The part of an RNA shown here (small-subunit ribosomal RNA, 3' major domain) has 478 nucleotides and comes from an uncultured bacterium. The coordinates come from a structure-prediction model, not an experiment, and the mean pLDDT is 83. The RNAcentral record of the full RNA draws on ENA, Greengenes and SILVA.

Context: one part of a larger RNA
RNA sequence: UGACGGGGACCCGCACAAGUAGCGGAGCAUGUGGUUUAAUUCGAAGCAACGCGAAGAACCUUACCUAAACUUGACAUCCUUCUGAUCGGACCUUAAUCGGUUCCCUCCUUCGGGACAGAAGUGACAGGUGGUGCAUGGUUGUCGUCAGCUCGUGUCGUGAGAUGUUGGGUUAAGUCCCGUAACGAGCGCAACCCUUGUCUUUAGUUGCCAGCAAGUAAUGUUGGGCACUCUAGAGAGACUGCCGUGGAUAACACGGAGGAAGGUGGGGAUGACGUCAAAUCAUCAUGCCCCUUAUGUUUAGGGCUACACACGUGCUACAAUGGCCGAUACAAUGGGUUGCCAACCCGCGAGGGGGAGCUAAUCCCAUAAAACCGGUCGUAGUCCGGAUCGCAGUCUGCAACUCGACUGCGUGAAGUCGGAAUCGCUAGUAAUCGCAGAUCAGCAAUGCUGCGGUGAAUACGUUCCCGGGCCUUGUACA
Numbered sequence: 001u002g003a004c005g006g007g008g009a010c011c012c013g014c015a016c017a018a019g020u021a022g023c024g025g026a027g028c029a030u031g032u033g034g035u036u037u038a039a040u041u042c043g044a045a046g047c048a049a050c051g052c053g054a055a056g057a058a059c060c061u062u063a064c065c066u067a068a069a070c071u072u073g074a075c076a077u078c079c080u081u082c083u084g085a086u087c088g089g090a091c092c093u094u095a096a097u098c099g100g101u102u103c104c105c106u107c108c109u110u111c112g113g114g115a116c117a118g119a120a121g122u123g124a125c126a127g128g129u130g131g132u133g134c135a136u137g138g139u140u141g142u143c144g145u146c147a148g149c150u151c152g153u154g155u156c157g158u159g160a161g162a163u164g165u166u167g168g169g170u171u172a173a174g175u176c177c178c179g180u181a182a183c184g185a186g187c188g189c190a191a192c193c194c195u196u197g198u199c200u201u202u203a204g205u206u207g208c209c210a211g212c213a214a215g216u217a218a219u220g221u222u223g224g225g226c227a228c229u230c231u232a233g234a235g236a237g238a239c240u241g242c243c244g245u246g247g248a249u250a251a252c253a254c255g256g257a258g259g260a261a262g263g264u265g266g267g268g269a270u271g272a273c274g275u276c277a278a279a280u281c282a283u284c285a286u287g288c289c290c291c292u293u294a295u296g297u298u299u300a301g302g303g304c305u306a307c308a309c310a311c312g313u314g315c316u317a318c319a320a321u322g323g324c325c326g327a328u329a330c331a332a333u334g335g336g337u338u339g340c341c342a343a344c345c346c347g348c349g350a351g352g353g354g355g356a357g358c359u360a361a362u363c364c365c366a367u368a369a370a371a372c373c374g375g376u377c378g379u380a381g382u383c384c385g386g387a388u389c390g391c392a393g394u395c396u397g398c399a400a401c402u403c404g405a406c407u408g409c410g411u412g413a414a415g416u417c418g419g420a421a422u423c424g425c426u427a428g429u430a431a432u433c434g435c436a437g438a439u440c441a442g443c444a445a446u447g448c449u450g451c452g453g454u455g456a457a458u459a460c461g462u463u464c465c466c467g468g469g470c471c472u473u474g475u476a477c478a
Stems, first nucleotide, its partner, number of pairs: 001478002003475003007472002010469004015462002019425002022422001026316008034307002042053002064302007073125001077124002079121006088103005106115003127291002130289003136285002138280003141276001143274001148187006154163003167178003193268004198236007207226003212223003239262001242256005318418001322377005334365003339358002344353003384415001389410007431454007
């Protein structure tokens, strides 16, 4: 100087408390451990691994296993020889390669050749999701969006170092003010950026419809208009600016006015010096080591989907604030030409037929659902709950046996609110309700990322638990 203390003082955080909804019990989904297996590919391991890499494992993917095949190789450059159909495409055959049949048949030229493509050969080499993340780059997590981390000159100290950065206030903040052997500066904080909340203005189609006119069973449907909504450009607006009180006449705090918004308005992006030899050699790159007729490459089938069990994360429930039936209202974000697919017809339905429109503010996905209104059920393992299983089907795809999703009929398991323990959340939040998208032929999505609808309770407070900041103190630790 640090680190640590079941030392002290001060402060903060959904840290506790006050509330609220859960997890832990059930069934299922998913990930992991374990076990099993020919293989169940590999990585991730307290917080910070476990719906994680994987924003899509039937084949492919795929790295694993079994069987089969190739050896300058699936891929790159160079050399030699040959060719311009011998190549290649299509078909038969094969699991695939091999083999066979058939069809079509390069360019430039100074006519020497060149370019391009292919075959064969030879070796240089290719290749490796083989090892090492404790050899590395790059990227990432974490403490933590915590308020810290440092430097120059000066001063002090023999020196390691200190000072500045401590102190009095204050702040979300090393934020600012005052004091001060310090004076300044840098990386962080804040601001600048995006979005949302109000207004003005410009523009008015594919958007909108107040007034005018026309038309209809009805609809901005048509003429017309750009007022309104909206769209997207440019501006305004919030700064403790104004008033009062407190404070040290400061910083600032509290209250008030005006205002759409008030003290960082809400949300996002943004992550200092460093810590964990944290994660990744399987995104990629890369040193060294290893394999080179195999640890490389190709093909088929299987496996990654196994199942006495254990754990994590979720979904659905156990019902009446509900289930079912009928009637009926209101969104926003997005996506679409190998695509979205309307009207209409068929089917109980998944879906099939059909073919209009749309490269989209025009058309389509696309009826939002909870809510509201009416009816029924009457506390039952039920008209709750839907697992499991049987039969019959639909769709995607070369192919749904291992191993897809969905539909109809039947079946109707556990479950009556969950022990110890434990997690999230402070406002348009929690809870609850649906919608969209990426990946994607299809889908194991209940996941993830967004979007809107309805919309709470509680916070006395900081004694305690956890984590963090600052000062101080002790130390046999570095």